The RNA shown here (Glycine riboswitch aptamer) has 92 nucleotides and comes from Thermobifida cellulosilytica TB100. It matches the Rfam family "Glycine riboswitch aptamer". From the family's description: This family represents the bacterial glycine riboswitch. The prediction has a mean pLDDT of 78. RNAcentral holds the sequence, with entries from Rfam. The source organism's lineage runs through Bacteria, Actinomycetes, Streptosporangiales, Thermobifida and Thermobifida cellulosilytica.
[in-house]
RNA sequence: UGACACCACACGGGAGAGACUCCGCACGCGGAGCGCCGACGGGGCAAACCCUCCCCAGCAACCUCUCAGGCACCAGGGACCGUGUGGGACAG
Repeated sequence: UGACACCACACGGGAGAGACUCCGCACGCGGAGCGCCGACGGGGCAAACCCUCCCCAGCAACCUCUCAGGCACCAGGGACCGUGUGGGACAG
C1' cells in the first nucleotide's frame, strides 16, 4: 500500500397467497369465521467435521412447521441481488 470476502449506511430492483362469507357502520375501515402464502422474525432436522471405532453432544438453508406475520389496488414490510461511500483487518 492493500483486492476478494466481512460489517454499517445510502440509493435502486424485489415474490407468494380470497376483489371469500357474515356482522357493524361513517363506503371506507374494523371484527369474526373458513381458506391460503413464505422471502422479516422464530422453532425443527442431515451429511461432512470432532472422536482409535461406535454412541452421545455441537452445526444449515431459499428444506420443513406456519407460532408470529401476511393474502384486490395503493401504502408499508420484504430474504436476496446490484451500485456507491465509509470502517477494521488478512493474503499479496